[in-house]
Context: one part of a larger RNA
């Protein structure tokens, strides 16, 4: 000199863009952040009383696995870069092709019969029933019944049986991959026929001669899974490390290769080209500085990973080991009638705490996007937009001309005079900004604008309402008087101060940047 997600001190007119807990991954009051579909089905119901249109329950479908948040762990195939997958899966989309046959027993919400009773504030729990867990029977199943006080009605695209294809296995051709000299041989894929070993698929709705839907297969798209080469901090005052450890067989598992498991055999792996510990730290595109090479850093934004009170751990599903899903255990808090029960802001606001320090408990779904829906639509603290803060960039204003008798005043003075200074007054103008009235978009595409009566535009009054902060001995641009007297004090380094201090403190005066300035931190 540059530069910050700063902060402090002193000061302040606007407006446009940006950014805004860097510290306790600290603890949370309160609202609100994921829903929706009645063209999948039943029931109640409410306006209607024919139609119809609604509104609440439950079933059931698809979403909640994105989309936001944080950076605590992680030195790792975690991240970048470049392959591999012939070792793999992929809801919803997109094109093919074939197909939706025949049956079944439940049950929720709810009603009905004589239909609940007991405990409790409530969560709830207990008796019956239901459920669960035992044993029996019954059914191919789903599932009922009994054991044990009930019965009946109660639907589907939910559930289940059955049938008929893909499917699978196996055998032969045939095509290509890898490996090679070789289409010789070996694994390995794809297809085509033929056999047959196993084992199996559907659903229907409607505004109804097609729309949306189901079921399988192929192919695409997308999104992930796994694996690998290079490449990605500091220490050797950290030199040995390792028994699933490293191979290999047989077994299991998984969508899928492999100690991923497990038995069983052998006894190997890695290591000064730094293993193994230990500290530190998400990575990356980039950012900052520097001529460059380099150095430091990774906050906004875009990928990618990792968490979701702490730790495990599975369900459901195309996707999770699931931030506003479950179970369990633990710390915490918060209701209890002490019997038992609730929670989980690193979503958006907010509030204690810490801390030099970081913002509204705001508006709207109009745009964009995203979930549900055929659509109408509804929901969306994703976003769009306000609102707070000179926190940072850049714009723009605080007036322009003309004025010497160099007024006054204040400073200084060798007492003439210099200076402040064309500054000031005054006199002519002008009205950017901001104030007041009026008019008023674009953004939307017939409609539908939160922002917002904004931006913009036209008008009126008036110079009128809008300058400071630091510095002035030397580095360093810019000097005197006074006062003080190793005192008060200054200081980034040298270093000023002990009676003439251009270095303290005040006045003039003069240097710089300027709505800012100037310290501190920290990087280069």
């Nucleotide at each position: 000199g540059a530069a910050u997600g700063a902060a402090c001190g002193c000061u302040a007119g606007c407006g446009a863009u940006a950014u805004g807990c860097u510290u306790a991954a600290c603890a949370c009051a309160u609202g609100c952040a994921a829903g929706u579909c009645u063209a999948a089905c039943g029931a109640a119901u409410u306006g209607a009383u024919u139609a119809c249109a609604g509104u609440u329950c439950g079933u059931g479908g698809c979403g909640a696995a994105c989309g936001g948040g944080u950076g605590a762990g992680u030195a790792a195939c975690g991240c970048g870069u470049g392959g591999a997958u012939a070792a793999u899966c992929u809801g919803c989309c997109u094109a093919a092709u074939a197909g939706u046959c025949u049956g079944g027993g439940a049950u929720a919400a709810u009603u009905a019969u004589a239909u609940c009773g007991c405990a409790g504030u409530a969560a709830u729990g207990c008796g019956a029933g239901a459920g669960u867990g035992c044993u029996g029977u019954g059914g191919u199943a789903a599932c009922a019944c009994a054991u044990c006080a009930g019965u009946a009605a109660a639907a589907a695209u939910a559930c289940c049986a059955g049938a008929u294809a893909a499917c699978u296995u196996c055998a032969a051709g045939u095509c290509a991959a890898u490996u090679u000299a070789a289409u010789a041989a070996a694994u390995u894929g794809g297809u085509u026929u033929g056999a047959u070993u196993g084992a199996u698929a559907a659903a229907g709705a409607c505004u109804a001669u097609g729309u949306c839907g189901c079921u399988a297969u192929u192919a695409g798209a997308u999104g992930a899974g796994u694996c690998u080469g290079c490449g990605u901090a500091g220490g050797a005052u950290u030199a040995g490390g390792u028994a699933g450890u490293u191979g290999g067989u047989g077994g299991g598992g998984u969508a899928a290769a492999a100690g991923c498991c497990u038995a069983c055999c052998a006894a190997g792996c890695c290591g000064a080209u730094g293993a193994u510990c230990c500290u530190u730290a998400g990575c990356u595109g980039g950012u900052c500085u520097a001529a460059g090479a380099g150095g430091a850093c990774g906050g906004c934004c875009a990928g990618c990973c990792a968490c979701a009170c702490u730790a495990g751990g599975a369900c459901u599903g195309a996707g999770a080991c699931a931030c506003g899903g479950c179970c369990u255990a633990g710390a915490c808090u918060c209701c209890u009638a002490c019997g038992g029960g609730a929670g989980g802001c690193a979503g958006c606001a907010g509030u204690g705490g810490g801390g030099a320090a970081u913002u509204u408990u705001g508006g709207a779904c109009a745009a964009u996007g995203g979930g549900c829906g055929a659509a109408a639509g509804c929901c969306u603290g994703a976003u769009c937009c306000a609102g707070c803060a000179a926190u940072a960039u850049c714009g723009c204003g605080u007036g322009a001309g003309u004025g010497a008798u160099g007024a006054a005043g204040g400073c200084u003075u060798u007492u003439u005079g210099g200076u402040u200074g064309u500054a000031a007054a005054a006199c002519u103008c002008u009205u950017u900004c901001g104030u007041c009235a009026g008019g008023g978009a674009a953004g939307a595409u017939a409609a539908u604008g939160a922002c917002g009566g904004u931006a913009c535009c036209u008008g009126a009054a008036g110079a009128a309402g809008a300058a400071g902060c630091c510095c002035c001995g030397g580095c360093u641009a810019a000097c005197u008087c006074c006062g003080u007297g190793c005192c008060a004090g200054c200081a980034g380094c040298c270093g000023c101060g002990g009676u003439g201090a251009g270095a303290c403190g005040g006045g003039g005066g003069g240097g710089g940047c300027u709505a800012g300035u100037g310290u501190u931190a920290u990087u280069c």
Predicted 3D model of a 524-nucleotide part of an RNA (small-subunit ribosomal RNA, 5' domain) from Agogonia voluta. Model confidence (mean pLDDT): 80 of 100. The RNAcentral record of the full RNA draws on SILVA. The organism belongs to Agogonia, within Eukaryota.